Molecule: RNase P RNA; transfer RNA
Organism: soil metagenome
C1' cells in the first nucleotide's frame, strides 16, 4: 500500500425533555436515534384512484448462473481493462438490419491515389547502333605526266628550338616525289528516317508496400512472389465461421476452412426482459370555521308510456323513461373499449377558511444465539426477546471515577546512541450527523481501532 | 416529509457534440464635450463541483452540492 471485520467510549450521581402504564392529584415506574437515521438513485410493503383492459408511444434493464417479496442490489463464476504486486475496477447484447455523425489537418474518414513505385502511349533533348545521301580528309590501284625528289634520314652553321640553307645517305627512266581524274576502303562531319536507352512533361491504367496528415487509414511481423505491388502464396499471432470434447451457461481447449467486414449504440435504431398512475401533506372519521362566484356543454334524433288541445284512423305540446349520436370529465401521454354525466357531479380560473384531534403508526419480508444444507448470497428448524413513535418536532446538560489517545515532566529498566517499554503526575482530545408511514439495497460523509495479506 | 424544475461574466439570456462559448444591460479605458449625459471606438469580465462515455462534452450519463415551486379545507 491492499482486503475485510467489528466498534461509534462505560458506570455513577444531580438537573432536564418526549412518550407508555399505573395514581385523584403530587408523584412513581419502564423505553427512547444511526451506521449513515443523510441523499431520495432505485426496489418493494400499505393506501386511495368507482376495478387500472388492448394498442400504439414512452421509460428501465442488458456476460453466465444462482439469491431475493422485489430490484439497476447480492453471491458465484466467464471475458476485457488496470497495477511490480496484494488486489482492484467494467451500463459487458448487436456496427454483418437500416440511418447518422466522425471537426481541424489530410489527396482521401469507409472508399479515396497527393507525393512516391510499377506498365503503356504521345511530344522533346540527350546518347548508342544500323542502313540511305551528301561533304571533307587520308590511303591503295589503275590512268595521266616525265627528272630529280627535300624535311625520308645523319651530320654542320646560326647561342638554344625553329625556319632557311649546304653536305652525305636512302628512292628514282625497271618511272620516283607531286599535280589532275577514276574506282574501292577507312575516318570524321551534316541531314532527315528506324531501333534501343536515359531524362522531363502530359495523359491512359495499376498499385494502400513507403513518405505525409490525423484520434483512427482497408490486420500484425519474417520469407517468397510480382512489372511494382497486394492474404497474392506461406508461417506464427490476432479476429470470423464450422466441427469435436469439457462446463448448466457465460466460455474454454484441440482440428478444419475461407481470407478480414474503421470507430460511435452514456446517437438515432434492432433485439430481448419488464413497468397502470399518485403517494403517509397517501387514505379514513370527527369537530371547527368561512361565502361563495365566473367559465367550460344539446332545448339533437329515435321509440314506448301518461297527461292536455285541436279534432277524429292522425296532428301538435309538455312529462318520464329507455336507446343512438354529439359533448365534457375520469381511465395521469394519444387512439379503442369501458364507466359517469349533460347542468348534480367533474375540470379550470378567482375567492374565502383552518393551521384542531382520533386513526393509518408501528411486531416486522423483525432482532440475536444455536443446528442443518450451501463456495458464497441465502435458505431451513429451533430457542429466546419486545427494543422510540415526537408533530416545529423529544433523546441533553454538568460533576466524579475508569478505558482509549496526544503532548510535557520525572522515575526505573533495555541499549554505544537514537529511542522503545513501563510506571506516575499535570494538560488536552473524541469524528460524520441526528428518526419523522415502514422495510431491502445503493450512493455520499466521517473517527480512530483490530486482524490476514 | 413527499414529489417536479432549474444552474452559462456583476445582472439577464442564446447554444447541433467539434473554431477562442452569441448577444443586451453593466464596468473599465479612450474620443466627442467647458463639464456631464447621449452617441462613436476599443478592452475586461462565464459553462455549479467531481468522476465516466467519447479522439473531443456547456451539450450524454452518474454522484455530488445549491436555488426554486408545488401539496389542506370550502372542494
Nucleotide at each position: 500500500g491492499c482486503a475485510a471485520g467489528a466498534c461509534a467510549g462505560g458506570c455513577a450521581a444531580u438537573c432536564g425533555c418526549g412518550g407508555g402504564c399505573c395514581g385523584c392529584g403530587a408523584g412513581g415506574u419502564c423505553c427512547g436515534a444511526g451506521g449513515a437515521a443523510a441523499g431520495u438513485c432505485c426496489g418493494a410493503a400499505c393506501u386511495c384512484c368507482a376495478g387500472a383492459g388492448a394498442g400504439c408511444a414512452g421509460g428501465a434493464u442488458g456476460c453466465u448462473g444462482g439469491c431475493u417479496a422485489a430490484c439497476g442490489g447480492c453471491c458465484a463464476g466467464u471475458g476485457a481493462g488496470g497495477g511490480c504486486g496484494a488486489c482492484c475496477u467494467c451500463a459487458a447484447g448487436g456496427a454483418a438490419a437500416g440511418u447518422g455523425c466522425a471537426a481541424c489537418a489530410g489527396a482521401a474518414a469507409c472508399a479515396u491515389a497527393c507525393c512516391g513505385c510499377c506498365c503503356g502511349g504521345u511530344a522533346u533533348u540527350g546518347c548508342c547502333g544500323g542502313a540511305a545521301u551528301g561533304c571533307c580528309g587520308g590511303u591503295a590501284a589503275u590512268c595521266c605526266a616525265g627528272a630529280g625528289u627535300u624535311c625520308a634520314u645523319g651530320a654542320a652553321u646560326u647561342u638554344a628550338u625553329g625556319c632557311a640553307u649546304c653536305c652525305g645517305u636512302g628512292c628514282g627512266a625497271u618511272g620516283a616525289c607531286a599535280c589532275g581524274a577514276u574506282u574501292a576502303c577507312c575516318g570524321g562531319c551534316a541531314u532527315g528516317u528506324c531501333g534501343g536507352c536515359u531524362a522531363c512533361a502530359c495523359c491512359g491504367g495499376g498499385u494502400a508496400a513507403g513518405g505525409g496528415c490525423g484520434a483512427a487509414a482497408u490486420g500484425g511481423u519474417g520469407a517468397g512472389g510480382u512489372a511494382a505491388g497486394a492474404g497474392c502464396u506461406u508461417a506464427c499471432c490476432a479476429g470470423c465461421a464450422g466441427c469435436c470434447g469439457g462446463g448448466u451457461g457465460a466460455u474454454c481447449g484441440g482440428c478444419u476452412g475461407g481470407c478480414u467486414g474503421u470507430g460511435c449504440a452514456a446517437a438515432c435504431c434492432c433485439c430481448a426482459u419488464u413497468c397502470g398512475g399518485a403517494g403517509c401533506a397517501a387514505g379514513a372519521c370527527c369537530a371547527a370555521g368561512c361565502a361563495g362566484a365566473a367559465g367550460g356543454a344539446g332545448u339533437a334524433g329515435c321509440a314506448u308510456g301518461u297527461c292536455c288541445g285541436c279534432u277524429u284512423c292522425g296532428c301538435g305540446g309538455a312529462c318520464a323513461u329507455a336507446c343512438u349520436c354529439g359533448c365534457a370529465g375520469g381511465u395521469u401521454g394519444c387512439u379503442c373499449g369501458c364507466c359517469u354525466g349533460u347542468u348534480c357531479a367533474c375540470c379550470u380560473u378567482c375567492g374565502g377558511g383552518u393551521u384542531g384531534g382520533u386513526c393509518g403508526c408501528u411486531u416486522g419480508a423483525g432482532g440475536c444465539g444455536c443446528c442443518g444444507g450451501g463456495c458464497a448470497a441465502c435458505c431451513g428448524g429451533u430457542g429466546u426477546c419486545c427494543u422510540a413513535g415526537a408533530g416545529a418536532g423529544a433523546u441533553g446538560a454538568u460533576u466524579g471515577c475508569c478505558a482509549c489517545u496526544c503532548g510535557c515532566g520525572c522515575a526505573g529498566c533495555c541499549g554505544c546512541g537514537a529511542g522503545a517499554c513501563u510506571g506516575c503526575g499535570c494538560g488536552g482530545g473524541g469524528a460524520c450527523a441526528g428518526a419523522a408511514u415502514u422495510c431491502g439495497g445503493c450512493u455520499u460523509a466521517c473517527g480512530g481501532c483490530u486482524u490476514g495479506c | 416529509g413527499c414529489g417536479g424544475g432549474a444552474u452559462u461574466g456583476g445582472c439577464c439570456g442564446a447554444a447541433u457534440g467539434g473554431c477562442u462559448u452569441a448577444g443586451g444591460c453593466g464596468c473599465u479605458g479612450g474620443a466627442c464635450u467647458g463639464u456631464g449625459a447621449a452617441u462613436c471606438c476599443a478592452g475586461c469580465c462565464a459553462c455549479g463541483a467531481g468522476a465516466g462515455u467519447u479522439c473531443g462534452a456547456u451539450u450524454c450519463u452518474c454522484u455530488c452540492a445549491u436555488c426554486u415551486c408545488g401539496c389542506c379545507c370550502c372542494a